[in-house]
This record gives sequence, structure tokens and C1' cells, in this order.
RNA sequence: UGACCAGUAACGCUGAAUUCUCCUGGGGAGAAGCGGGGAAACCAAUUUUAGGGGUGAAUCCUCGCACUCAAAUAAUACUGUUUUACAUACCAUUGUAUGAGUGAGUGUGAGAUAGGGUUACCUUACAACCCGAAUCCGUCAGCUAACCUCGUAGGCGUGGGAAGGAAAGCCA
Repeated sequence: UGACCAGUAACGCUGAAUUCUCCUGGGGAGAAGCGGGGAAACCAAUUUUAGGGGUGAAUCCUCGCACUCAAAUAAUACUGUUUUACAUACCAUUGUAUGAGUGAGUGUGAGAUAGGGUUACCUUACAACCCGAAUCCGUCAGCUAACCUCGUAGGCGUGGGAAGGAAAGCCA
């Protein structure tokens, strides 16, 4: 001097998830602000086991692999019938078993996508980098005033310049 890691403070990002007050103060109770759900009339909609719905940007799709289920075809084996001078052969056919492939579902991996975010005053456009999850209700909810009710977490550490606008400081 540079890179990486950890901690503290400040600051910042995602998100509704911040601020304040009181008490018996390791905890509890409230208020404001922000956010969600339910709920008339009117309007809308009549599709409800293929269940349906909510929060959220997180929806739809393709391919590969694994597992499960489903019906039936090709094929194979066994069995019965038929056939034949005879036949256990050939053709046809009943039933059973196996059954590639096919369809659906679930999980997983990859790709893409509706959509969403950041680049430190704001907006716009470029450029770059990311996300594109998860979960809840429990057969049930369209919209919806009054009204009722719930939440106020968690997880992280970005920084390129341009145009226009705004603000602050300094000087005169």
C1' cells in the first nucleotide's frame, strides 16, 4: 500500500415493519404513523374437487433426471378354443402376466419469461449488476361506506457518468 475476514458506531438497501408514552421495567400495556384482511347498497359475476382464496415483484412455459399413478396399443410368455389325415406347427381368437413408448402428478436441476429492485437529493433516459422465493387460510371470502379485525418482522452492504430541477453552505 492492496485484498479478504470479524466486531462496534454512523449511514444506506429490501420490506408496511418506524416514532413516542406509561408501568409492577430481563418483561408488559398503549398511542400515532404505515400496511393487510373481513364486511352493505349499487355494479359485476353467475362455473363452485380439476376445490377455492390471501400476503408477496415472484407468474406462465420448455427441456433433462427420479419416483408414483393411469388406460390401452405394438411385442413376448403361459393357457383355452378353433384349425388339420394327425399335430403341442401356421392363421385367428378368450383370459392372465410382463410391457418399451404415451398421458398426468410430485420433487429436483437447467434455461427462459410476465413482473420487481439497486447504482446515496428528486425525476428521466442510457449503462451495469441482481431478484423472479416462500408461505398462510381450511371448503370459505367479487367490489364494498359504516363497522370489525390483524401486523409493525426478518434479511442484507450498493455506489457509473449525463440532462433537467431542487436544496444547503461560502463570498460579495
This is a predicted structure of a 172-nucleotide RNA (c-di-AMP riboswitch aptamer (ydaO/yuaA leader)) from a Syntrophomonadaceae bacterium.
Taxonomically the source falls in Syntrophomonadaceae (Bacteria, Bacillota, Clostridia, Eubacteriales).
It was read from a public genome assembly, where an Rfam model found it.
It matches the Rfam family "c-di-AMP riboswitch aptamer (ydaO/yuaA leader)". A reference for the family is Barrick et al. (2004), "New RNA motifs suggest an expanded scope for riboswitches in bacterial genetic control", Proc Natl Acad Sci U S A.